[in-house]
Molecule: small-subunit ribosomal RNA
Organism: bacterium
RNA sequence: GGAUUUGAUCCUGGUUCAGGACUAACGCUUGCGGUACGCCUAAUGCAUGCAAGUCGAGCGAGAUAUUCUCAUUUGAAUGAAGACUAACUUGUUAGUUCGAUUUCUCCGAGGAGAUCUAGCGGCGAACGGGAGAGUAACAGGUGGGUACCUGCCCAAAAGACUGGGAUAGAGGACCGAAGGGUCCAGUAAUACCGGAUAAUAUUUUUCGAAAUCAAACGGUGGUCGAAUUAUGGCCUCUGCUUUUGGAUGGGCCCGCUUCCUAUCAGCUCGUUGGUGGGGUAAAAGCCUACCAAGGCAACGACGGGUAGUCGGCUUGAGAGAGUGACCGGCCUCAUGGGGACUGAGACACGGCCCUGACUCCUACGGGAGGCAGCAGCAGGGAAUUUUGCGCAAUGGACGAAAGUCUGACGCAGCGAUACCGCGUGUGGGAUGAAGGUGCUAUGCAUUGUAAACCACUGUCAGGAGGGAAUAAGGGUAAGGUCAGGAAAUGUAUCUUGCUUGAAGGUACCUCGUAAGGAAGCCCCGGCUAACUACGUGCCAGCAGCCGCGGUAAAACGUAGGGGGCGAGCGUUGUCCGGUAUUACUGGGCUUGAAGCGUUUGUAGGCGGUUGAAAAAGUCCAUAGUGAAAGCUCUCAGCUCAACUGAGAAAUUGCUGUGGAAACUGGUCGACUGGAGGACAGUAGAGGUCUGUGGAACUCAAGGAGUAGCGGUGAAAUGCGUAGAUAUCUUGAAGAACACCAGAGAGGAAGCUGACAGGCUGGGCUAUAUCUGACGCUGAGAAACGAAAGCUAGGGGAUCGAACCGGAUUAGAUACCCGGGUAGUCCUAGCCGUAAACGAUGAAUGCCAAAUGUCGGCUUUUUUGUCGGCGUUGCAGAGAAAUCCAUGAGCAUUCCGCCUGGGGAGUACGGCCGCAAGGCUAAAACUCAAAGGAAUUGACGGGGGCCCGCACAAGCGGUGGAGCGCCUGGUUUAAUACGAUGCAAAGCGUAGAACCUUACCAGGGCUUGACAUGUAGGAAGUAGGAACUCGAAAGAGGGACCACCAGUAUCCAGUCUGGAGCCUACACAGGUGUUGCAUGGCUGUCGUCAGCUCGUGUCGUGAGAUGUUCCGUUAAGUCGGGUAACGAGCGCAACCCUCGCCCUUAGUUGCCAGCGGGUAAUGCCGGGGACUCUAAGGGGACUGCCUUUUAGGAGGAAGGAGAGGACGACGUCAAGUCAGUAUGGCCUUUAUGUCCUGGGCUACACAGGCGCUACAAUGGAUAUGACAAUGGGUAGCAAACCGGCGACGGUGAGCCAAUCCCCAAACAUAUUCUCAGUUCGGAUUGCAGAUUGCAACUCAUCUGCAUGAAGUCGGAAUCGCUAGUAAACGCAGAUCAGCAAUGUUGCGUUGAAUACGUUCCCGGGCCUUGUACACACCGCCCGUCAAGCCACCUGAAUUGGCUGCACCAGAAGCCGUUGGCCUAACCCUUAGGGGAAGGAGAUGACCAAGGUGUGGUCAGUAAGGGGGACUAAGUCGUAACAAGGUAGCCGUAGCGGAAGCUGCGGCUG
Repeated sequence: GGAUUUGAUCCUGGUUCAGGACUAACGCUUGCGGUACGCCUAAUGCAUGCAAGUCGAGCGAGAUAUUCUCAUUUGAAUGAAGACUAACUUGUUAGUUCGAUUUCUCCGAGGAGAUCUAGCGGCGAACGGGAGAGUAACAGGUGGGUACCUGCCCAAAAGACUGGGAUAGAGGACCGAAGGGUCCAGUAAUACCGGAUAAUAUUUUUCGAAAUCAAACGGUGGUCGAAUUAUGGCCUCUGCUUUUGGAUGGGCCCGCUUCCUAUCAGCUCGUUGGUGGGGUAAAAGCCUACCAAGGCAACGACGGGUAGUCGGCUUGAGAGAGUGACCGGCCUCAUGGGGACUGAGACACGGCCCUGACUCCUACGGGAGGCAGCAGCAGGGAAUUUUGCGCAAUGGACGAAAGUCUGACGCAGCGAUACCGCGUGUGGGAUGAAGGUGCUAUGCAUUGUAAACCACUGUCAGGAGGGAAUAAGGGUAAGGUCAGGAAAUGUAUCUUGCUUGAAGGUACCUCGUAAGGAAGCCCCGGCUAACUACGUGCCAGCAGCCGCGGUAAAACGUAGGGGGCGAGCGUUGUCCGGUAUUACUGGGCUUGAAGCGUUUGUAGGCGGUUGAAAAAGUCCAUAGUGAAAGCUCUCAGCUCAACUGAGAAAUUGCUGUGGAAACUGGUCGACUGGAGGACAGUAGAGGUCUGUGGAACUCAAGGAGUAGCGGUGAAAUGCGUAGAUAUCUUGAAGAACACCAGAGAGGAAGCUGACAGGCUGGGCUAUAUCUGACGCUGAGAAACGAAAGCUAGGGGAUCGAACCGGAUUAGAUACCCGGGUAGUCCUAGCCGUAAACGAUGAAUGCCAAAUGUCGGCUUUUUUGUCGGCGUUGCAGAGAAAUCCAUGAGCAUUCCGCCUGGGGAGUACGGCCGCAAGGCUAAAACUCAAAGGAAUUGACGGGGGCCCGCACAAGCGGUGGAGCGCCUGGUUUAAUACGAUGCAAAGCGUAGAACCUUACCAGGGCUUGACAUGUAGGAAGUAGGAACUCGAAAGAGGGACCACCAGUAUCCAGUCUGGAGCCUACACAGGUGUUGCAUGGCUGUCGUCAGCUCGUGUCGUGAGAUGUUCCGUUAAGUCGGGUAACGAGCGCAACCCUCGCCCUUAGUUGCCAGCGGGUAAUGCCGGGGACUCUAAGGGGACUGCCUUUUAGGAGGAAGGAGAGGACGACGUCAAGUCAGUAUGGCCUUUAUGUCCUGGGCUACACAGGCGCUACAAUGGAUAUGACAAUGGGUAGCAAACCGGCGACGGUGAGCCAAUCCCCAAACAUAUUCUCAGUUCGGAUUGCAGAUUGCAACUCAUCUGCAUGAAGUCGGAAUCGCUAGUAAACGCAGAUCAGCAAUGUUGCGUUGAAUACGUUCCCGGGCCUUGUACACACCGCCCGUCAAGCCACCUGAAUUGGCUGCACCAGAAGCCGUUGGCCUAACCCUUAGGGGAAGGAGAUGACCAAGGUGUGGUCAGUAAGGGGGACUAAGUCGUAACAAGGUAGCCGUAGCGGAAGCUGCGGCUG
């Protein structure tokens, strides 16, 4: 910022969404790389391997190989010179012997260096690594302090003298299953011990001093000297001892700070302090004895719950909120618990002892173990990796060093877990391809430049080749340089060469190949970017909120298309944000949630004017600190980025020092304006106690009096002849105080009302005399606190819960009536709540006016002023209504309270109460609203005004009868469909025997009964008679005719074309469905007077105004007024008909006058005067008079002259898909179409509309009159003839002002005489007529006969106000005929009544209330019944944690210790003794464990209780309108339930 409460609006208020972040998980999908991260759960249990060793330059010893020296014993090899033999070239060759020399080897002795090793010894193992169980604490953060320690390191000073005794290992002998152990003899040290020395150390101190404490003559290397060997000197490096200082690291103490809970309010006995003693590295109740009785707490002690903490991280504009993975600091822990040892450092992760649980081994005797190190396994879980490589780098331990060790660390592996980067191609390309999808469908649109196709590029992956940085050190070789020193060597240091890489043949580079290997996920109703088709049909499903789905779903599912993001995308979960929805920044409290019922007052908070000094807050300056990393900025390094490096800034904080002095606080003074006091007046239903009074009600007594009284909508119960009511007199008793009385007065509020008196509180005014800030508010606390109610005792007239009767009613536990108990009254004591309200906390200051009133003071009695109580109103405020000096305005101070609705002011706990109950006060669960103010409607058993045949006044009907017609129902094979309050029902239907016809039965047809088109076909072809079957439709049949090869049937004709026919295919057809998909038409409110708009104005807005008001009208008709001015649709008028007159025109109409003619008739000649016809005009539009709802003159007509057509915005999803049109759906040898017959005409019954009647205002018979509208050639039909008649025969005239259809009531006369009739005509029988193919179902008419009900109609109901009602007939449409008594028209005769608007119905306008808006046929409350959910209670039971008391007591430290044991030192008579120590024993403490008794939290639970929710259950109707008894609050009683009644209160 959006969505969501409403018909709409504004506000309040919650819910929800869009953003960001994850140590994430799940679903679908997945090309590459870099950098990070990876058990949030079971601090559950662990197989296996590794994670802490190192030093031989501390020590003795051993092993392995090597080497040197001495010695010369064994063996072997070598073979000088000489000798011998042989051969011959006579000095050469071969052989034999001896065996010097040399080499190796064996035995023996000694040395050296190298590598490795168990043990003694040193250092390390207290670091590094892991985890977050515990901990609400000096644990952490931050800033200080010191009663302390500090191995290795640095600096400085001094020292290192002299002695001694052991012991491990190894060796020998043995034991045990194992772990492991025993004995014998013997050995070294930088292991251990004694003595000496001893200060700037320690202790003591009389302050002069005294006493006390050490060590490794070590080790490596070198060198000097001496030399037979050995000892030794010196140098260097290193180690050792003591001391001081530093550095580093730690210990302890303190200020501030760090979660929730008061439904935890009191906690504490080593507890608080002191003294003595002990103890520690060190202060201290740290421990102990004694003494004192303190200490902590509303600024939250004690208790309970939860939690490692910080730098930071996430979010946010910030302030904050949330969080504490990775990285870094601190703390804590290492299987649960306890303990100490060693050491500089531990009460110790890979050490020890004990105890518990668990696991393993065992020969059963006994042992072993601790992954919260790295991997890994099991388990748990939605879920989290390899039993990898390397010490190359960084860091650590040890070492002089090389080096060794290092699961720290560096790397790799797995995982889209996160962030970052790259790619999946680029350019051209229109036949706008195919395919898909959609549509208004011969085609178009879209997918879409997308593809194909052409050209190009080569990142990444894959192939080939090359190939790093990270490496500096160290070693080694060679060569130099410098210092110290007497010198030399060495140490230190420099240069050069060679040498060291886990990752890794990795990063990177190059080459070549090929568009080739690389895209998905979510969404598309609104919020929110993105739309169509099909399927489904409140089903299946969706959904974050609103909400979609019940047959045309952009919301479900699928497809096409589109949108978003992209190697990811969605979902779920958590946090912040949006949310000013906890408000410090930055909210509220009259009515929305919210002011305690009121006051007093404690703590606390806040506080008038002025001066001084001080400096706690405050401000300024400076210094320290605020680790690093991170965030921000700048620069830089990886090709960029993520990532990383450097610098700066920031770290808003804390602390020290110095300064300032306005403001706040503290201190010392002063002041009078706030506040209080004094004096003087004053009003009052202020409080409390006592007394007095009259009116009235009731009762009692008496008098008098008689039949009723009383009560209600109407009645009844009740009272009364035993004398009531009414009336008079007297008396009793209790309660309340008429008039005065007022928007009046008083009081803190509740409340207070006759009069008098006693006691008493507060206020106001005036004076400006006193005090001198003494003030305001007020958590807790205390007091007061209507009515009802409770306890005890009185009292009891009236009224009156409960209760009892009577009514009312479907019922009536109510409203109404008659009675009536508690109570109502008093005293004493409880209770402590009300709509205890101004729904408005208290106090102070400021901010326009006008007016009334109460109490003072004042004035010239005009006025001014102070304090109250009211009304209107400007600014301002408010969502608005409204408030407005008595604020809801503008400000300040303090207190109380609120944070969606329901659950609920309820449960549990606590406190109070005699009880009723009050105060405090949740959660689970559930809803998307609940709510305030105002607006427009609608509605009201609200109000006002008005109209209408609405009522009334009248006339005539309906409802009763019979019949007709329509409908419901029933029946049926079918009784076709629709219409259903008014506004369906003599309606669609202005005509159902067939047809109509849509229904039913049966029989047929399938390109079809009807339309258009395409393609093909037709030489024996099209048409087709008789005849056959048949109910018909139809199915066969094929004589005959025509013509027979450019020719057949028809038309036009020039080739030929069209029609017709057959076949196939597109399609036709549908009274099938949806009137709730529609058009059009219609009904209705209603011919009611309304419905709106533009501009302006008012209002935040919906809206209002206009259109309201006054008068008037049939009318929103008109006038006046008016923030409105105008306009539109309606009204009226314009149109038609009728009523009067005129003009024009006279045929088929007319006939006055003239003429002719007839028995008679405009019959004829003529005529236009009249009627009439049909065209056009006139006329009424205002006006005049009066005594103005009316009347008059004039006029044919007078206040719209009569009637018609004409129907505003809209309402009813009103009616119609069966008039027609039309979307969608359905059907296609059938839901189409043809035919025959039947049905729509049925009949126990019910309803509606009519006709005819019931009679004498009449019937019958006879005679006689007077219309208008209309219609007529498949027609109307005169006249004449026949028939009783319907009608038939014949037929003049007429296509019509010419001819025809053509009157009845009425009148005259006669008859009937009140009866089921001479009324009435139903029903039935017989006989006929007419129409028509056809008259049975099922037509009409006629004649004769028959002669039903019915004697004027219950409740109820309809029409009509004048040429109307009523009565009478006539005509038309439809139509062969007729079901017509219907309907549409026409004329003839022709009334009565309207006081009036109280009531019924409908309507219009204004106003009012509203919880209604589908709008009262509305909304809505409670019990009961059903289902489901969470909760409370519950006999009891299980478990966790924990308090107190007691028992018990392992290991261990500390204390004690007869006897026992003991190398170093001392003494010794040499036996031993001492000092000191040890084992053992014992005491104190103490873990586990046990017993008893409490607390608390949770689990289970028969039964009980209310609550929430759930389309169509039951009973009523409490609330919303005056909701039909106004409602509501508190309280009490009662009742199936809502509820009713009493008492007091409120107006919402």